[in-house]
RNA sequence: CGGGUAGUGGCGCAGCCCGGUAGCGCGCCUGCAUGGGGUGCAGGAGGUCGUGGGUUCAAAUCCCGCCUACCCGA
Repeated sequence: CGGGUAGUGGCGCAGCCCGGUAGCGCGCCUGCAUGGGGUGCAGGAGGUCGUGGGUUCAAAUCCCGCCUACCCGA
């Protein structure tokens, strides 16, 4: 320098192909059950979807640039 993959709540991931309410597990908070813990049940909080633009009525999703990590090549 060229190519590829990945980036989404605290952590691990799905959703992207084919645009239409942002979800799952674990964790966290509150309540109930227990003498307490663990555990179970119920409820809740937490996300500018890596970043900057573009297209569109509408973008995590499509297009372009850039950043970071990993892999391959030179």